[in-house]
RNA sequence: GGGUAUAUAGCUCAACGGUAGAGCGACUGACUUUUAAUCAGUCGGCCCAGGGUUCAACACCCUGUAUGCCCA
Numbered sequence: 001g002g003g004u005a006u007a008u009a010g011c012u013c014a015a016c017g018g019u020a021g022a023g024c025g026a027c028u029g030a031c032u033u034u035u036a037a038u039c040a041g042u043c044g045g046c047c048c049a050g051g052g053u054u055c056a057a058c059a060c061c062c063u064g065u066a067u068g069c070c071c072a
Base pairs, nucleotide, nucleotide: 001071002070003069004068005067006066007065010024011023012022013021018055025043026042027041028040029039030038048064049063050062051061052060
């Protein structure tokens, strides 16, 4: 330099173009002599950035940024 994949909650990851979810985590409560476990609830996101398409974009298109891999 060329190609390709990924970017979403504190972490690991989902999400037919139609109000963004799960597990773990943190916090609160129940239970328990206490802890752990269990149960219930709460906390959490302008979906990497900027444009475009669309009535509507995390999802499609373009450009950029960061990271990984392949080729040279």
Predicted 3D model of a 72-nucleotide RNA (transfer RNA) from Candidatus Hodgkinia cicadicola. Lineage of the source: Bacteria > Pseudomonadati > Alphaproteobacteria > Hyphomicrobiales > Candidatus Hodgkinia. Rfam family: tRNA. Rfam classes the family as a transfer RNA.